[in-house]
Molecule: transfer RNA
Organism: Candidatus Pacearchaeota archaeon
């Protein structure tokens, strides 16, 4: 160089092209307890950038940027 794979929350993973983008751990606050964990309940947080195509994009397409596996 070339060719494949990945990229969504502070972290680890869901999301038939059409939901308020979901869990879980974590965090912040409530209950509960004599205090802590622990339990319960709530709240906060996210789609790598930039185009197309769609009525409608995290998904499909180009292009880039990082990141990983091949092969020269």
């Nucleotide at each position: 160089g070339c060719u494949c794979c990945c990229a969504u929350a502070g972290u680890u993973c869901a999301a038939c092209g059409g939901a308020u983008a979901g869990a879980a751990c974590a965090g912040u606050u409530g209950c509960c307890u004599c205090c802590u964990a622990a339990g319960c309940g709530a709240c906060a947080g996210a789609u790598c950038c930039a185009g197309g195509u769609c009525c409608a994009a995290u998904u499909c397409c180009c292009g880039g940027u990082g990141g990983g596996a091949g092969c020269a």